[in-house]
RNA sequence: AACGCUGGCGGCAUGGUUAAAACAUGCAAGUCGAACGAGAAAGUGGGCUUCGGCCCGCGAGUACAGUGGCGAAAGGGCGAGUAAUGCGGUUCUAACGUGCCCAGAGGUCAGGGAUAGCCCAGGGAAACUUGGAAUAAUACCUGAUAACCCCGCGAAAUCGUAUGGUCGAUCGGGCAAAGGCUUGCUGCCUUGGGAUCGGGGAACGUGCUAUCAGGUUGUUGGUGAGGUAAUGGCUCACCAAGCCUAAGACGGCUAGCGGGUGUGAGAGCACGACCCGCCGCAUCGGGACUGAGACACUGCCCGGACUCCUACGGGAGGCUGCAGUAACGAAUAUUCCGCAAUGCGCGAAAGCGUGACGGAGCAAUGCCGCGUGUAGGAUGAAUCUUUUCGGAGUGUAAACUACUGUCAGGGGCUAGAAACACAAUGAUCAACCCCAAAGGAAGAGCCGGCUAACUCUGUGCCAGCAGCCGCGGUAAUACAGAGGGCUCAAGCGUUAAUCGGUAUCACUGGGCUUAAGGGGUGCGUAGGCGGGCGUGCAAGUGUCUUGUGAAAUCCCACGGCUCAACCGUGGAACUGCGAGGCAAACUGCGCGUCUUGAGGUCGGCAGAGGCUGCCGGAACUCUAGGUGUAGCGGUGAAAUGCGUAGAUAUCUAGAGGAACGCCAAAGGUGAAGACAGGCAGCUGGGCCGAAUCUGACGCUGAGGCACGAAAGCGUGGGUAGCGAACGGGAUUAGAUACCCCGGUAGUCCACGCCCUAAACGAUGUACACUGGAUCGUGGAGGUUUUACGCCAUCACGGUCGGAGCAAAAGUAUUAAAUGCACCGCCUGGGGAGUACGGUCGCAAGGCUAAAACUCAAAGGAAUUGACGGGGGCUCACACAAGCGGUGGAGCAUGUGGCUUAAUUCGAAGCAACGCGAAGAACCUUAUCCUGGGUUUGACAUGCACGGAUUAGUUCCUAGAAACAGGAGUGACACGUUUACGUGGAACAUACACAGGUGCUGCAUGGCUGUCGUCAGCUCGUGCUGUGAAGUGUUGGGUUAAGUCCCUUAACGAGCGAAACCCCUGCUGUUAGUUGCUAACACGUUAUGGCGGGGACUCUAGAGAGACUGCCGGUGUUAAACCGGAGGAAGGCGGGGAUGACGUCAAGUCCUCAUGGCCUUUAUGUCCAGGGCUGCACACGUGCUACAAUGGGAACUACAAAGUGAAGCGAUACAGUAAUGUGGAGCAAAUCGCAUAAAAGUUUCCUCAGUUCGGAUUGUGGUCUGCAACUCGACCACAUGAAGUUGGAAUCGCUAGUAAUCGCGUAUCAGCUACGACGCGGUGAAUACGUUCCUGAGCCUUGUACACACCGCCCGUCAAGUCAUGGAAGCUGGAAGCACCCGAAGCCGCCACGAUUCAGUGGUGUCGACGGUAAGCUCGGUAACUGGGACUAAGUCGUAACAAG
Repeated sequence: AACGCUGGCGGCAUGGUUAAAACAUGCAAGUCGAACGAGAAAGUGGGCUUCGGCCCGCGAGUACAGUGGCGAAAGGGCGAGUAAUGCGGUUCUAACGUGCCCAGAGGUCAGGGAUAGCCCAGGGAAACUUGGAAUAAUACCUGAUAACCCCGCGAAAUCGUAUGGUCGAUCGGGCAAAGGCUUGCUGCCUUGGGAUCGGGGAACGUGCUAUCAGGUUGUUGGUGAGGUAAUGGCUCACCAAGCCUAAGACGGCUAGCGGGUGUGAGAGCACGACCCGCCGCAUCGGGACUGAGACACUGCCCGGACUCCUACGGGAGGCUGCAGUAACGAAUAUUCCGCAAUGCGCGAAAGCGUGACGGAGCAAUGCCGCGUGUAGGAUGAAUCUUUUCGGAGUGUAAACUACUGUCAGGGGCUAGAAACACAAUGAUCAACCCCAAAGGAAGAGCCGGCUAACUCUGUGCCAGCAGCCGCGGUAAUACAGAGGGCUCAAGCGUUAAUCGGUAUCACUGGGCUUAAGGGGUGCGUAGGCGGGCGUGCAAGUGUCUUGUGAAAUCCCACGGCUCAACCGUGGAACUGCGAGGCAAACUGCGCGUCUUGAGGUCGGCAGAGGCUGCCGGAACUCUAGGUGUAGCGGUGAAAUGCGUAGAUAUCUAGAGGAACGCCAAAGGUGAAGACAGGCAGCUGGGCCGAAUCUGACGCUGAGGCACGAAAGCGUGGGUAGCGAACGGGAUUAGAUACCCCGGUAGUCCACGCCCUAAACGAUGUACACUGGAUCGUGGAGGUUUUACGCCAUCACGGUCGGAGCAAAAGUAUUAAAUGCACCGCCUGGGGAGUACGGUCGCAAGGCUAAAACUCAAAGGAAUUGACGGGGGCUCACACAAGCGGUGGAGCAUGUGGCUUAAUUCGAAGCAACGCGAAGAACCUUAUCCUGGGUUUGACAUGCACGGAUUAGUUCCUAGAAACAGGAGUGACACGUUUACGUGGAACAUACACAGGUGCUGCAUGGCUGUCGUCAGCUCGUGCUGUGAAGUGUUGGGUUAAGUCCCUUAACGAGCGAAACCCCUGCUGUUAGUUGCUAACACGUUAUGGCGGGGACUCUAGAGAGACUGCCGGUGUUAAACCGGAGGAAGGCGGGGAUGACGUCAAGUCCUCAUGGCCUUUAUGUCCAGGGCUGCACACGUGCUACAAUGGGAACUACAAAGUGAAGCGAUACAGUAAUGUGGAGCAAAUCGCAUAAAAGUUUCCUCAGUUCGGAUUGUGGUCUGCAACUCGACCACAUGAAGUUGGAAUCGCUAGUAAUCGCGUAUCAGCUACGACGCGGUGAAUACGUUCCUGAGCCUUGUACACACCGCCCGUCAAGUCAUGGAAGCUGGAAGCACCCGAAGCCGCCACGAUUCAGUGGUGUCGACGGUAAGCUCGGUAACUGGGACUAAGUCGUAACAAG
C1' cells in the first nucleotide's frame, strides 16, 4: 500500500505504483498606447426633424483587431526510451557562446521605398483566401562617420601543460544606430570587462548474462576541404590498414541516474514515492524555420494511426499541465477559492496575466497530540456463565452520591499570517472571553506450543481451523457459539513487499575423509605469490595542510507553534575526489651483493619404470600313431553333451596360441592409469655421498598441451583357453537368472580413435614447524679392522598411539594439528548430470549445463531396541531314543456352516472350539421367536393426598396362564367407657423416579489368559561420553537361577530366583475317642463286642533331621563340580501355593462396579407355547472298540479320599432287573453311601465280523418331576450296524511318571457326566547326544527396520491431474542486409524574376513512411510423441535394506 470489521476531534504530511492506452468541457502565456497607424458600439445629455431619422458632447482615444517590441526555450507534467551521445564525484576548454542584469569607453548624421490594419470588390459550407486603392513606426532599405571591433601582411618581445597563448609599431580593406514621453528619464548602436546560464572534452565508477567469443568498413588514423559558437569522420574526397576484445569487445535481457530512503552492531542488502539536482520525452516517425537560446508540451511543414466537423469540394485536433470522463485495475481525491502572500512574464508605472503558487474540500493513507469522564460507593443487587449445588466469576463494574468542563455545540470580541512613504488591501486559517450539560464519542484481534490469555455447550476425520508443528473419527483449552481472560486502541487484524534474525554466498565472517563439495594424472602460458644483506626512488602506505564534496535529509545545540509531529537558526557530518609538504619501517620499482631455496658437476646404489628384439619350460587344446574297453563327463540331484565309426584313461611324436608357478613380502618402481619367465640393446626418473659450479634461476597454475584401467569403434592379422550375445539341459508357480553342456564377438598383435571408472587415501599441489614407540626397503657413517651386534643419520614404505583437531567415527611428522601461497569445487531433496544450445567424436557417447513443477525433508556419525534363510555360548519332552494316542469306525460333546418365526449372547492361531455352562423338559433364558397382558411399574427411596379402603383367607365367572371381573370373611399398636381418634406397615391416586443380560472391554476399575517359574527388570551415588547413552548387569569360571566366586570405575541397593508357607517321605516326644488291641480278664457260632490298656498301627499338635556338614579328587588357596562314607532321605528329596519390569488397545460393560450414549404404554415387567437339542456337510476334544496280555462264568482278596437331614438309608421281604415295600442307625474316625476294580484261582471260547464289538431299532417296564411329544436317565427281552489297528499330518509323557484299573465329590427334583475336579491300586521303556525342527536366555555383528521382518521398499503396466522437452504445420514480434518508391526539408545547380531583399518554376544528393525478396533471431499455438512430478486402500513380480 490494498482488503475485512469498527470509527469522536484536531495538527502536519501524503494520495493513478496498472494503459507513455483514449479523452467531452473549462481554465493552464501573456503584456506594452511612454514604438505605430486606425478606431467603434450599447447607453446617456443636448439640438434639429418632413417623426423615417440626423447632428454635437460624454461614453473614449475606451473595447475588438492589426504593425512593432519583449516573453512564449521559463514555470508545470511524466519516466516510454537510454547500460552510455546518460548520471556521479574529480578535472580540462590555449577549442566555445551568453538576450534581459551590473559598472566602463565611444556614438545616436542624412535620406528612401513599402506593407498590415481600415475601405472597396470577389471566391468558399467552413477553415480561410484572391484582387484593387490608400497609410504609420523603435518594421524594412540606402548612404555617411568610426575604433582598443573584424579580416590580411607582420619586425620585435614575453609566457606556456603538447598543438600553442598574449602583446604588437607601420600599412591595406570592412562594418552601426531609433526614437518615445510628463525635460530628465528611458531606449537604440559599436566595443572590451563582469555576473549568470549554457555548449564541448578526459580518465575513473555505474545491473544480469560466456548456453553471446570474436566484433568493426566512416570502421582506425592521416592530408585537404566543408560545416559549427566551438573541437572532432561531425560530413566529404584521396591515402594507409588499422581499431576494440578474456581487466569480457560484440550481442541478449533488464533499468532513467544522483542527493537520498528502508533495514542492519557494522560491512552490507533492497529501493529511487513525496522534496532537490541532472538527463530524456511530449499521439508515432522525420524535418527544418525563427531566435541570445529550440530542432520548441498548449509554434510551423511532411508522412502514419486514431478522433471530430462537412454543403463531400475540403477542413480541424493532440490533458505524460489543473480539475474532470470513461477504461484498466486490489487500488488512489474537487470539473473548488484566490492572485491576499512567495515567485515569474510584460510595462517607466498604475497594473494585467499566472490550475506556478497560497488555501480550502475528500480519504484513519501515514506520523503526532487529545478525548470518550473524576472521586466515593458491598445487602458484593440483578442478568449471564459455571458448579463438587456449598459456592465462584462478571465486580467498584453498575445503580446511587458528589464534582469537573478538554473536544464537539452556541454566542461575543478581534491579536497574528500584512510587508510596500502614507492610505488601501485576507482566498483561507486562527488566538482570546462567556454559556449549558456527564451529556454526543470503543472497537478489533487473540487465548494448544512458539506467545500474554480457560472453561462450558454443540459438532463427531463431518463442518471446519492452520504462520510452523499440527487439531477434528462422541468427554476438542486447537472447529462453531457463549461466559471469562489477554494484547493493542481510533484503531485492530489479514494479505503483499523489503531488510533483519541467516556466519543460509561467509570482505568483515563458512566450508570440501564419511553430511553438498579435491579437477583421473602431469607439464606448462597468462595471472597470483615469492629467500638473506646494502643502497636509491616514493606508486601503494602513514601524517599534516588545502580545494571541493549544492540545498534539503540524518546527528547535535538552541529556538518557534500550549506539548508533540512539524518548522527555523547555527554547528557537526558528508567515511569521497583533487592538490601540496614531510616520512621511508613494510609492499613495490631500479642497482649491487650473498648462498641456505632451486638447478648443474663428480663418485656410487637399488628397482615388475618405459620401448624393441631374441630365447625358454610347465600346463592346455588339436593332429597322427600305439595300448585298451564301455563308459566318460557333469551336478544338491540330474539331464543336455562325448563314446563300439573305439571316447575317457595311458604312451610316443608333432602343431598352435595365450599366460608366466615357486622366489613373493606390511616388498619394489612410476605423475597417475599401471608394471612380474630369461637375456640383450636403447631410454626416463629417484636415492646416498663429496661441498665442486651457477646465484632466487622459485611455488602454484584459469585457458592450453600430453598421458589416461576396462569396455567399445575402424583397418589388417591372430585365435589354445576363457567367454557377453545365442542354442540346449536343469531348477522354478514362472526363470528371458543363479547351476550344467556348447558357443560367436571379444580377450592377443600392429596402426588409428574413444577419454570414462568406487580413475579411492572417497583426503589438490608446494614449503615450514609440532611428543613418542616399533617394523620393512635403499644408502653412507661411528665403534682401531672383519662377522654378529650397538649408536647416531638421510630417503621411501607400514603399524600402534600423545597433545591438538573433529558432529562423531576417527586422524595424529605420509595430519584430518599449527601456519603460509596458489588452483579446483560446494550452497536443501527430487526434477537432473536431464532438456535446449554450443563443442568434440566414425558411432556409442563425452564435456559444458538449466528451468517449470514438486516435497518438508533428503543426508552423516553414533545410541538403544527389534529383526536376520549372521556368528558364538546355553537351556526346554524342542529334536533324538522310547511308550501310548489323535487323524480311519460308531457314539458323546463343543464350534463353523446351512436351515429356521427363533435356532439368545460371548470366546477366534499358540493363549476360541467337553470354553463362560459345577447340570437348557417348564423354570433357568437373556423379548431369541409367536401370542396374550401391564405402565410409578417385578424391585428401592422421597413427597403430596385419601380414607379403612389393607395383609391374610374362602368362593364364583371367562381364560392357556398372566390377568380381568365379582361375592364373603377380616388383622396390628397406642389413647380411650363404646363409638371414635392417632400412628406404623400396607393399599389407591399423582409427581420425582425405578428398570434395561440395551451400545461402547478402543472411555474404565476389578479379575483373568499369555510370553513364563523364562531369569530377567531396575534404581541411588560415582565415573566415562557434547549428547542419546554407557558402566554397574561385561569378562573368566559355576549354577536350575543376574546362583555363587574371581577379575574389574565402580560401590551398593530394590523387584524377581532361592528361602519363609502347605502336603508328602524317617524318627522320638505329647495326647488317646468315635480310632487301635500286644499282654491280662469277660463274652459270642463269629466280630475290640465288653472291662481295661497307650505298647503297636493310626489320628494331629509341637519338635528333630540335610548343611556340600565329613573324606578324596578336580578347580585360581575361590565359587563350584565329580566320587565316597554315614543316613529314611544327598546335593533344589518329591509335589503344591507363590508369577518381576513389561508385551498382546489380548479377554470380560452377560459375575460385579462404573463414565458417556440410547430407551421410558418399552430395549422395562408378567404369562403360555416354542427355540437354545433343528442337519447334505467340515473341524476340535473325548468315550467305546476292532479282540486271546482277550471275552464270558463262578469263587476269593487288598485302598484312599470324600459325602449324607426336604439327606444317606442298613438288616429283612418282593421283582430276572431297574426298582419297590419298609424303616434300624447316623448331623458322622461311631451309622449309611460302600461290593473297590484291575489282580488271583478254576473253567468255557480258539482266530471267526466271532461267546469280539456294541451302534441302531422294536416291545415291555422302573424312577424323578405339575409335566418326559418336541426333549430325561435307567432296566429287561429282542435286534446286532460300522469297525480286522487307521493316508498326509499331528499330540502327550523322563518315575511312582507314561500306560492301565476302579472309587468319590460339586452342580443337581431328575439327567445327556463318556465332561470337570479329586482319590488311591497295578506299574514300565528310553535319553548316544545337541547336527536339524520349535521356542527361550546372554554376548557379538549387519541394518535403508522403530506400528520395529506380519518391517521397509523397487520398476513396468492401468486410471486421474499438473508443468515441461521434441515436432510437420499455422502465426506474431525485434534487429539488420539488398533492391524499388521517394513526402517535407536543408544544401547545391539551372532558368525566370526584379531597384534591393525576396520570390516562383525545374532539377541533383541525402531522406521518414511504404513496398519487394532472401535469410537470421525471439516468442505463441499444434496433430502426434518423450520422459517427469503428484494422487488411503488397482495389476505383475520381489530388485535393494540382514550373508535380503